[in-house]
C1' cells in the first nucleotide's frame, strides 16, 4: 500500500438480503410488596444505528468517501 469483517441506549446483541414506528436482555428511575435489605410484580426515562455525502416520497438498511478497531497478504 491491497484485500475482508467489525462499529446500533451505560453494557451485550436482534433489525440491513426484501428500505416504510429501531428489538430485547442486563442495568438505571419510580412505584407496589418486605421492619429495612433482597428476591419479586408494575410502570418509565435513556438511541440524532462511528462521521459525511448522495439516492429516494421515506435510509440503520442502497451507493461513494472518510475515521477508529481486528484479521490476511505484500
Nucleotide at each position: 500500500c491491497g484485500g475482508g469483517g467489525c462499529g446500533u441506549a451505560g453494557c451485550g446483541u436482534a433489525g440491513c438480503u426484501u428500505g416504510g414506528u429501531a428489538u430485547c436482555g442486563c442495568g438505571c428511575u419510580u412505584c407496589c410488596u418486605u421492619a429495612g435489605g433482597g428476591a419479586g410484580g408494575a410502570a418509565g426515562a435513556g438511541g440524532u444505528c462511528g462521521c459525511a455525502a448522495g439516492u429516494u416520497c421515506a435510509a440503520a438498511u442502497c451507493u461513494u468517501g472518510u475515521c477508529g478497531c481486528c484479521c490476511c497478504g505484500a